[in-house]
Context: one part of a larger RNA
Molecule: small-subunit ribosomal RNA, central domain
Organism: uncultured Chloroflexota bacterium
RNA sequence: UUGGGCGUAAAGCGCGUGCAGGCGGUCUGGUAAGUUGGAUGUGAAAGCUCCUGGCUUAACUGGGAGAGGUCGUUCAAUACUGUCAGACUAGAGAAUGGGAGAGGGAGGUGGAAUUCCGGGUGUAGUGGUGAAAUGCGUAGAUAUCCGGAGGAACACCAGUGGCGAAAGCGGCCUCCUGGACCACUUCUGACGCUAAGACGCGAAAGCUAGGGUAGCAAACGGGAUUAGAGACCCCGGUAGUCCUAGCCGUAAACGAUGUGAACUUGGCGUUGGCGGAGUUAAAUCUGCCAGUGCCGAAGCUAACGCGAUAAGUUCACCGCCUGGGGACUACGACCGCAAGGUUAAAACUC
Numbered sequence: 001u002u003g004g005g006c007g008u009a010a011a012g013c014g015c016g017u018g019c020a021g022g023c024g025g026u027c028u029g030g031u032a033a034g035u036u037g038g039a040u041g042u043g044a045a046a047g048c049u050c051c052u053g054g055c056u057u058a059a060c061u062g063g064g065a066g067a068g069g070u071c072g073u074u075c076a077a078u079a080c081u082g083u084c085a086g087a088c089u090a091g092a093g094a095a096u097g098g099g100a101g102a103g104g105g106a107g108g109u110g111g112a113a114u115u116c117c118g119g120g121u122g123u124a125g126u127g128g129u130g131a132a133a134u135g136c137g138u139a140g141a142u143a144u145c146c147g148g149a150g151g152a153a154c155a156c157c158a159g160u161g162g163c164g165a166a167a168g169c170g171g172c173c174u175c176c177u178g179g180a181c182c183a184c185u186u187c188u189g190a191c192g193c194u195a196a197g198a199c200g201c202g203a204a205a206g207c208u209a210g211g212g213u214a215g216c217a218a219a220c221g222g223g224a225u226u227a228g229a230g231a232c233c234c235c236g237g238u239a240g241u242c243c244u245a246g247c248c249g250u251a252a253a254c255g256a257u258g259u260g261a262a263c264u265u266g267g268c269g270u271u272g273g274c275g276g277a278g279u280u281a282a283a284u285c286u287g288c289c290a291g292u293g294c295c296g297a298a299g300c301u302a303a304c305g306c307g308a309u310a311a312g313u314u315c316a317c318c319g320c321c322u323g324g325g326g327a328c329u330a331c332g333a334c335c336g337c338a339a340g341g342u343u344a345a346a347a348c349u350c
Base pairs, nucleotide, nucleotide: 004321005320006319007304008303012318014201015200016199017198021194022193023192025088026087027086028085029084030083031082033081034080035077036076037075038074039073040072041071042069048066049065050064051063052062053061054060091191092188093187094186096183097182098181103177104176105175106174107173108172109171110154115149116148117147118146119145120144121143125136126135162169163168206247207246208245209244210243211242215241216240220236221235222234223233258317259316260315261314262313263312266295267294268293269292270291271290272289273288274287275286276285277284299306300305323350324349325348332343333342334341335340
């Protein structure tokens, strides 16, 4: 490189927006670039294939013919691709009317609980564990009642429920704001799909500056356990966890499953919307669309399993893999305040 692959064996970028590129619905006409056919020119020699000759044969070599092309010119064909023009509505988008939602940002506000502070009652323990001890407590603790302060998180509702591209999002209210879904088919008329680079978003931890700090808690101190205990258990406790502005750019960032489209027996739930039956209104039954689950036909799979939310049958485009270790490394480059990140070898070895 070809071929083969990527749920778990190596392999889907963490996720999106999108330029170039690749690919692209239906009909009509023009053109004839790709494509197809004919003619013609050229395709040196050697080489290659066939025929034939010369060295005793062969290798080698002489002669003849042929093949060999992203080639030039010209004539023609017009199905497909391209291109130009016109048209269409099934893709895509818009409008109108609806209802759903922890989608995002900002501001405000509520109750429970923990801790601390003040006061009352009250007296000797409390706390913790497998058992203890360190700790706290006669300077009055723990318990209990009242009041106050402050920070963080929002029990029940809560649901293989919902929303979001992913990360993620959960008390309540207000404002600003994104997306999806259903109905009607009113409008535009292929405006589409994918996407190398690029750009943006991106849990936790970590970093810079300034705040904040109730609880929890790396580090650290102490008590235990133990042969030892750098741990597991206990008592404390600082960064951090929270907010504002900026950085970092990684995760088992997982469905370990790229995005989009089409097609392929069924059954049972559930969420949103719409239609029909039913009802006073409901419940309930039934059909369609969009999501989200379970079980399974065919098929696929090494098996496990997947099975209209495919890992089935196909198409378009991108990313990635090529024995284990060395190595999510070195060097270089780029990025970063740093920590480090991205890209990414070789020797050697089995």